[in-house]
Context: one part of a larger RNA
């Protein structure tokens, strides 16, 4: 000097309290333990794993298992020798693989009168440097990420003080969201961080403009505008803090991007990327098929309700932000319907997806396991793919469980927020999406306060700890 501490001060955060909603019961979706299997590939393991790597496991993915194959190899570069195609159709096979026939053409460049030669890219074969590892090691490692935490903290350089470790500055006294700021001070002064400088949205003024628009808007730019600037009170006259006043916005106006010095041998060798070890006729490579999709059971995350602030039926209205050429696909006929068939327009402010949905108005149902819920299960059908047993999504019809608000415990949130309502994109042929990333309708209730949980930061004290 740190680090504890059921010590002490002083302070903060949805940390508690004050509210709203849930989770913990039920069915079901997903992940995970855990058994089970030939395999149910690996990883991730308190907060900080568990709708997590996976923005999409039928095959392919895939790394697994069982079988059948290959051995310079699926992919790279080198050395030699042959050699210059495509395409169609068949035979054995589960498939890779390995036979066979039939067409058509007989390839670039450059040197040569021609016969040939020779080079570039190809392909076959042949032997050996090698290739190849999703094999181990994230405790050999880079780079990348989580965390504490967007907390206010961490430090240096001269100087001084101290024999030294080190102190000071960073501490008091006020104040901030903040080591912000100011005063005082053996200390001055700096950097990383705070905050600003960057996007987004709120208002006003201008340019500008077609596919949008009625002037309005709206899209793209420019600028203005908010700084404790003005007033008054407080306070040390400071820095602030309380009201006011004009303002669209007042005191960081609201969100994002931004994460110091470090902490946790976090995490990752399975994104890459790489030391060392190790396999080399297998631990490397191809393929058929199965598995990751199991199921007594336990957790984690969520959808859906258990119903009138509700259900059904019918009519009417209002965003936003995205996608679109192997794509979106309008009107039209067919079909209860998922969808089929024709087929317009749109490389899109133009056409299309596209219907918004909670809402509002009328009709019903009257407290029941119902006309609440929808699991399961029968049957018929669509669609996507070589192919929907194992294992896909969707329509009709018929079936019609459990549930009547959930024990201890336990989560999320402070305003356009919670709560609730559709919408859309990414992967994606297709989808097990209730997931995630975003858009926008409609929209609350509290917060007296800081005793006490939990995490944090600043001073101070004890120490058989380092």
């Nucleotide at each position: 000097u740190g680090a504890c501490g059921g010590g002490g001060g002083c302070c903060c955060g949805c940390a508690c309290a004050a509210g709203c909603g849930g989770u913990g019961g039920a069915a079901c979706a997903u992940g995970u333990g855990g058994u089970u299997u030939a395999a149910u590939u690996c990883g991730a393991u308190g907060c900080a794993a568990c709708g997590c790597g996976a923005a999409g496991a039928a095959c392919c993915u895939u790394a697994c298992c069982a079988g059948a194959a290959u051995u310079u190899g699926a992919c790279a570069u080198g050395u030699c020798g042959c050699u210059g195609c495509u395409a169609u159709u068949u035979g054995u096979g589960a498939a890779g693989a390995u036979g066979a026939a039939u067409a058509g053409a007989u390839g670039c460049u450059c040197c040569u009168u021609a016969c040939g030669g020779a080079g570039a890219c190809g392909g076959c074969g042949a032997a050996c440097a090698c290739a190849g590892g999703u094999g181990g090691u994230g405790c050999a490692u880079g780079g990348c990420u989580g965390u504490c935490g967007u907390c206010a903290g961490c430090u240096c350089g001269u100087g001084u003080c101290g024999u030294g470790a080190g102190a000071u500055g960073u501490u008091a006294g006020g104040u901030u969201a903040a080591g912000u700021c100011c005063u005082g001070u053996a200390a001055c002064g700096a950097g990383c961080g705070c905050a600003a400088c960057c996007c987004u949205u709120g208002u006003c003024u201008u340019u500008a403009g077609u596919u949008a628009u009625a002037u309005u808007u709206c899209u793209a730019g420019a600028g203005a505008g908010a700084c404790u600037g003005c007033c008054g009170g407080u306070g040390a006259u400071a820095a602030g803090c309380c009201g006011g006043a004009g303002g669209a916005a007042g005191g960081u106006g609201a969100g994002g991007a931004u994460g110091a010095c470090g902490u946790c041998a976090a995490g990752u060798c399975a994104g890459c990327a790489u030391g060392c070890c190790c396999c080399a006729u297998a631990c490397a490579u191809u393929c058929u098929g199965g598995g990751c999709u199991a199921c007594a059971c336990a957790c984690g995350u969520g959808u859906u309700a258990c119903a009138a602030u509700g259900g059904u039926g019918a009519a009417g209205a209002c965003a936003a932000a995205g996608a679109g050429a192997u794509g979106c696909c309008a009107a039209c006929u067919c079909g209860u319907g998922a969808g089929a068939g024709u087929g317009c327009g749109c490389c899109a402010a133009c056409c299309u997806c596209a219907a918004a949905a909670a809402c509002u108005u009328c009709a019903u149902c009257u407290c029941a396991g119902u006309u609440c819920g929808g699991a399961u299960c029968g049957g018929a059908g669509g669609c996507u793919g070589c192919a929907a047993c194992u294992c896909g999504c969707c329509u009709c019809c018929g079936u019609g469980a459990a549930g009547u608000c959930g024990g201890a415990a336990u989560c999320g949130c402070u305003a356009g927020u919670a709560a609730u309502c559709g919408c859309a994109g990414g992967u994606c042929a297709g989808c097990c999406a209730u997931a995630c990333u975003g858009c926008g309708g409609u929209g609350a209730a509290u917060a007296c306060g800081u005793u006490c949980c939990c995490g944090g930061g600043c001073c101070u004290u004890g120490u058989a700890c380092a």
Molecule: small-subunit ribosomal RNA, 3' major domain
Organism: Trebouxiophyceae sp. KAC117